[in-house]
RNA sequence: GGUCGCGUAGCUCAGUUGGCUAGAGCGCGGUCUUCACACGGCUGAGGUCACAGGUUCGAGCCCUGUCGCGACCA
Numbered sequence: 001g002g003u004c005g006c007g008u009a010g011c012u013c014a015g016u017u018g019g020c021u022a023g024a025g026c027g028c029g030g031u032c033u034u035c036a037c038a039c040g041g042c043u044g045a046g047g048u049c050a051c052a053g054g055u056u057c058g059a060g061c062c063c064u065g066u067c068g069c070g071a072c073c074a
Stems, first nucleotide, its partner, number of pairs: 001073007010026004019057001028044005050066005
């Protein structure tokens, strides 16, 4: 330098053929239980879906560019 893949919550990830509101587990806060802790139950907070632009009535999803990470080729 070229090709391909990935980027979604603090972490690990899902998200089907574009359709109303973005989710799970772990973690975190509150609460119940306990003399207290742990475990467990209930509940809550937390997101510019990497960034910018485009297509569309509508984009996490499609297209283009940029950035970062990884693999392969040279």